[in-house]
RNA sequence: ACAAUGGAGAGUUUGAUCCUGGCUCAGGAUGAACGCUAGCGGCAGGCCUAAUACAUGCAAGACGAACGGUAAGUGAUGUAGCAAUACAUUACCUAGAGUGUCGUAAGGGUGCGUAACAAGUAUGCAAUCUGCCCUCAACAGGAGGAUAGCUCCCCGAAAGGGGAAUUAACACUCCAUAAGAUUGUGGAACGGCAUCGUUCAGCAAUUAAAACUCCGGUGGUUGAGGAUGAGCAUGCUUCUGAUUAGCUAGUUGGUGGUGUAAAGGACCACCAAGGCGAUGAUCAGUAGGGGAACUGAGAGGUUGAUCCCCCACACUGGCACUGAGAUACGGGCCAGACUCCUACGGGAGGCAGCAGUAGGGAAUAUUGGUCAAUGGGUGAGAGCCUGAACCAGCCAUGCCGCGUGCAGGAAGACGGCCUUCUGGGUUGUAAACUGCUUUUACCGGGGGAUAAAAUUCCCAUGCGUGGGACAUUGAAGGUACCCGGUGAAUAAGCCACGGCUAACUACGUGCCAGCAGCCGCGGUAAUACGUAGGUGGCAAGCGUUGUCCGGAUUUAUUGGGUUUAAAGGGUGCGUAGGCGGCCUAUUAAGUCAGUGCUGAAAUAUCCCGGCUUAACCGGGAGGGUGGCAUUGAUACUGAUGGGCUUGAGUAGAGUUGAGGUUGGCGGAAUUGACGGUGUAGCGGUGAAAUGCUUAGAUAUCGUCAAGAACACCUAUUGCGAAGGCAGCUGACGAAACUAUAACUGACACUGAGGCUCGAAAGUGUGGGGAUCAAACAGGAUUAGAUACCCUGGUAGUCCACACUGUAAACGAUGAUUACUCGCUGCUGGGAGGCAACUUUCAGUGGCUGAGCGAAAGCGAUAAGUAAUCCACCUGGGGAGUACGCCGGCAACGGUGAAACUCAAAGGAAUUGACGGGGGCCCGCACAAGCGUAGGAGCAUGUGGUUUAAUUCGAUGAUACGCGAGGAACCUUACCAGGGCUUGAAAGUUAGUGACCGCUCCUGAAAGGGAGCUUCCCGCAAGGGCACAAAACUAGGUGCUGCAUGGCUGUCGUCAGCUCGUGCCGUGAGGUGUUGGGUUAAGUCCCGCAACGAGCGCAACCCCUAUCUUUAGUUGCCAGCACGUGAUGGUGGGGACUCUAAAGAGACUGCCUGCGCAAGCAGUGAGGAAGGUGGGGAUGACGUCAAGUCAUCAUGGCCCUUACGCCUAGGGCUACACACGUGCUACAAUGGGCGGUACAAAGGGUUGCUACCUGGUAACAGGAUGCCAAUCUCAAAAAACCGUUCUCAGUUCGGAUUGAGGUCUGCAACUCGACCUCAUGAAGCUGGAAUCGCUAGUAAUCGCGCAUCAGCAACGGCGCGGUGAAUACGUUCCCGGGCCUUGUACACACCGCCCGUCAAGCCAUGGAAGUCAGGGAGACCUGAAGACGGUACCCCAAAAGGAGCCGUUUAGGGUAAAACUGGUAACUGGGGCUAAGUCGUAACAAGGUAGCCGUACCGGAAGGUGCGGCUGGAUCACCUCCUUU
Repeated sequence: ACAAUGGAGAGUUUGAUCCUGGCUCAGGAUGAACGCUAGCGGCAGGCCUAAUACAUGCAAGACGAACGGUAAGUGAUGUAGCAAUACAUUACCUAGAGUGUCGUAAGGGUGCGUAACAAGUAUGCAAUCUGCCCUCAACAGGAGGAUAGCUCCCCGAAAGGGGAAUUAACACUCCAUAAGAUUGUGGAACGGCAUCGUUCAGCAAUUAAAACUCCGGUGGUUGAGGAUGAGCAUGCUUCUGAUUAGCUAGUUGGUGGUGUAAAGGACCACCAAGGCGAUGAUCAGUAGGGGAACUGAGAGGUUGAUCCCCCACACUGGCACUGAGAUACGGGCCAGACUCCUACGGGAGGCAGCAGUAGGGAAUAUUGGUCAAUGGGUGAGAGCCUGAACCAGCCAUGCCGCGUGCAGGAAGACGGCCUUCUGGGUUGUAAACUGCUUUUACCGGGGGAUAAAAUUCCCAUGCGUGGGACAUUGAAGGUACCCGGUGAAUAAGCCACGGCUAACUACGUGCCAGCAGCCGCGGUAAUACGUAGGUGGCAAGCGUUGUCCGGAUUUAUUGGGUUUAAAGGGUGCGUAGGCGGCCUAUUAAGUCAGUGCUGAAAUAUCCCGGCUUAACCGGGAGGGUGGCAUUGAUACUGAUGGGCUUGAGUAGAGUUGAGGUUGGCGGAAUUGACGGUGUAGCGGUGAAAUGCUUAGAUAUCGUCAAGAACACCUAUUGCGAAGGCAGCUGACGAAACUAUAACUGACACUGAGGCUCGAAAGUGUGGGGAUCAAACAGGAUUAGAUACCCUGGUAGUCCACACUGUAAACGAUGAUUACUCGCUGCUGGGAGGCAACUUUCAGUGGCUGAGCGAAAGCGAUAAGUAAUCCACCUGGGGAGUACGCCGGCAACGGUGAAACUCAAAGGAAUUGACGGGGGCCCGCACAAGCGUAGGAGCAUGUGGUUUAAUUCGAUGAUACGCGAGGAACCUUACCAGGGCUUGAAAGUUAGUGACCGCUCCUGAAAGGGAGCUUCCCGCAAGGGCACAAAACUAGGUGCUGCAUGGCUGUCGUCAGCUCGUGCCGUGAGGUGUUGGGUUAAGUCCCGCAACGAGCGCAACCCCUAUCUUUAGUUGCCAGCACGUGAUGGUGGGGACUCUAAAGAGACUGCCUGCGCAAGCAGUGAGGAAGGUGGGGAUGACGUCAAGUCAUCAUGGCCCUUACGCCUAGGGCUACACACGUGCUACAAUGGGCGGUACAAAGGGUUGCUACCUGGUAACAGGAUGCCAAUCUCAAAAAACCGUUCUCAGUUCGGAUUGAGGUCUGCAACUCGACCUCAUGAAGCUGGAAUCGCUAGUAAUCGCGCAUCAGCAACGGCGCGGUGAAUACGUUCCCGGGCCUUGUACACACCGCCCGUCAAGCCAUGGAAGUCAGGGAGACCUGAAGACGGUACCCCAAAAGGAGCCGUUUAGGGUAAAACUGGUAACUGGGGCUAAGUCGUAACAAGGUAGCCGUACCGGAAGGUGCGGCUGGAUCACCUCCUUU
């Protein structure tokens, strides 16, 4: 210096992520409405709906200085009268009515109609008019007849009308004068825009006037000009629909007329056949247009209230008259609808003027004041009129302003609310209280401006104009404003508080009531409902609703997309259109620049000013995208001319191919026929059956026939525009490429409509018919099987001609052109070399860089970078449906909505989970074995049932011999009774001195009552114990395990689960943790964008197996000694066993083999033990809202003379039944009897008890040892030896029952165990299915302990004795781990999800019919008016008029059809709706891969045939690529 003042996002699809995409919110605005609330003022605004109907009043009149004429009134005079007064005349004033002139076409209202020259903008009129106003020029002489009014008469209810007589004018008529007017005529000059225009001088004809006066003037006529206003024409712009594609007969043009102020088919006659339309005619729908307003960064989008301009309309439709101007809002005529009056004959009316009323509606005001101002009409003027206007009233409807006080004040008051609770927090300096102020309010007083004056008069002046003078005028309103006084005095609400979005707690409620803009809250601890307290926001308002713009780049010009999200037309040819190579000249249309005009004012922006401020208002400035004109510029685009060759094409030469059409020929196979051989089956399947076959099939051989398709070659090969094309060969025509550079010279590209081609299926006609094969039939499968499988089988599959015109017609990728790193194959040519090789063109594949992309991926064959043209998309569903139209023989194709409904639908990728996907691995998972269980009886637990109660909990695995490791009372929680209420128990505080014990009554007991006895320790202080009043605490096995702690089960003793840093990815995430090996193990090793670490694994701990050392009683006893009937009984001993403490030992340490290593293997060595020796304890991150509020603890809720407590009795033990877990068996590997051995680990004084006696026994009575390595329980039992039984319901089995007993206990009835005798059920090895176990294990045998008075224990927990079989192996079942793959699952396959049917609701299509509407055309009729004609009539005649006739025309009528809308019996599908029915179609290989087109079939999803696609998993192979 120039330019600029301007742009925010969020929520919601998912387990999470990125993207696409819709929905929603935050902002602003409003002629608004509704809810709650309300102190004041200023400024603005106020029927958006029914252009519906209107009562009442007002909204347009003025002029006596145009005219006739006068009522009333006043004055004067006269008459009558005393007077009041009456009458008459005259003057003034002149009302009402009338003639005349001007106005009524403005102002004011509304937005019906109108998609149009209506509006906007810019032009033109050589095609026009213009009252009042201004300027200029000229003029105004004479004459006449009427008519309204008035008077009289008549008709009528009225409105009104008729007749007679008479009268005036600035009303009307005639004569005169007259041109720069008009008409005709010819001449000259100049000009233009085609017709033509202007000027000048001639000639001829025609045409004017009005008066009034205060004497100043006002008014009149003609002409010219101006101004203003109007008319006409034209360019450009101006909504939606093509499911409106053709429209048009005065239509388009011409000639001549009519008509008009004026051009014109505006109208008429004749002639011609044109005119408009894809750049959207016509038709339909909607709508006044603009300045502007709102919003937006802008571009845009939406709107057209108030104010201004234009238009249109005035009850609906038509028509003219008057006039300068109207086809006239408050004029006329006619028709129609409606309302009112009526004497029934006729009349009257038009608020979309201001108020107001009714109606409609969510909704919009006073039947106000004044002409004071501004403006309008009229008048000479005073003046009159003015619902224009100015004011006031109502309404928070909006904008703006002010106030409801200010300062101090902590005992942080009371109250409220919360709370961890008597403590605290908050409301909160808030209040009280003290001081101050007085806007507003109320009272009193004052109180300007809007008023300038104009008009009138006077003076000056040539004109504009200037000066002076008198008097008067205010609706608003005594308002605004000012002063004084009183006194905090008169004045705060609304909404919100889950996120978006500022602001949180308590109570109530309990998927109820309710909230909600979206997401979503509410099912007992709701910051989301309701209330309260608190807080936030705004504030005389605050919220809600409606509408518009914004956010939304979500229609994308600015500024989007189309492989997979919505979206590339199936393909080509080509019309219009769009776009287009190089050089040059001209032009100047586009383009750019300057200038001129315009773009009204208001609005908007900036500046200044006026109301105390602001809103509001005034002044000024700048800008104004646009339009027109003009002058220049000429790079680019266009136009025209000339040239060029590189784009494109042509030519001749060569090459290539499953390219096309049409003939001929061929072999293999299949089926059939015939003949031969041959015999019992064939065929088919998961397995079968249907079927064929002794009438000879299948098999095999030969011959013949037919039709269809062409194995190998064959390939990620080739050709073609696509669809598509394959044996060999002929003919015909086509294409591409290469090289040459001969010819043309931009001829190019794209391509809406249009035309062509177009798989399969399907259709028509005629052939053909071998195979295969929809439909169909049969057989299977199955719960069913309209399927998958099998046997048959028709259309069809094939040919010719014709139609159809669709596919996942796909590279899901339009065509063309140019540019942009590399590597490597294949096909067809060329060049160099003529071999390798190098190179070039055209095509066809793979990988990859940059770049792009949401990612997957694409990547010179782009999805990169650009350009041109076309097509298409704009949330999901409804729906590619309906209707309409076009095409088709039909099937159907093309085009293609809406109502309604949802908040998503979707793409790519991630982590999981899952798969009737894959790979690897493990586990008593299967397999191989052994033994159970499922059948019986009994025991025990559970379900169910029953009951007054059968207390409660546990319920797949992971409940069911579980809580319970002891239910007769107690336990006990349950039931029916009887009782208690500070309570059964514990604590604190005073007080008392007992308590205990004993006796009696009542009672089932608890309890109640009566009586006896009556403190202890201590010197004391005091302590102990007990009672009891009161108070504070109680108590609850009541609920919620889905509010919790703790504890526990399970996956699982499975090997996993994570973190830090780094790296990769937009991100979720990934990597690490994957890979190759190895292990019981994420154990270890190697590799590696990872390097490390943590919780788990392992180890450390305990028991056990071996040894050593130490110690040696109650244990042991080898040797020595003693002793006994016998015994470690005794002395003694420490050797051994054992006991219990410390150590050792095992680590793949050694060897061999394999291996890089880790490690693995070995009837290896050694060793008691060998590869974690065996067992235990130990349980990662987490899962199952797993279990437990009844162990305990605990939040919340609930009960409080009871849901608490005591008590006796009953119940938990019931019993048609079902299930789990066990015991005992069914017997001879056994039972009975007799005999003989060998343990470990435990228990014991309210106890275990030796021993003795009694009893058959359980046990009883005695007696002794032991508080335990001492005594005892205690006998171990299987085993072994002997004997008996001999296969049977038994000498098996022991249930059940009877009888008699024993023991515990207050008490064995319900309801104990044990003993003896007797009894002697079922049961003869157990269906489907199922469980445990891999070694000192299973199986089998006994022993002990806890609980406990006793015991329902056959259970549980331990202990030892005897002591096996089997494991090929990992295909399968189950569970688990890792990697990978698919997914429409994520509550995670017990997932998701489709269709019919049934029910409810909603909108919609079709539809016999029915109702309504608008418009055009046809025909009939036809008012007023206009135009044309016209004898009789009026008029003295003429002119003219009435009347009559014709044309046109609003309206009315007739008939048919079409269109639009409403409704409708019935009917079609669609959508929505926690728990309806049938199946299981899809998602995993979804259990038959799915999907597309088509055809047929089926309750339904769907199935099948034919062709196509991969948007199919898995396995294998080929090719290609990458790496080495």
RNAcentral holds the sequence, with entries from ENA and SILVA. A computed fold for a 1524-nucleotide RNA from a Gammaproteobacteria bacterium, annotated as small-subunit ribosomal RNA. It matches the Rfam family "Bacterial small subunit ribosomal RNA". The source organism's lineage runs through Bacteria, Pseudomonadati, Pseudomonadota and Gammaproteobacteria.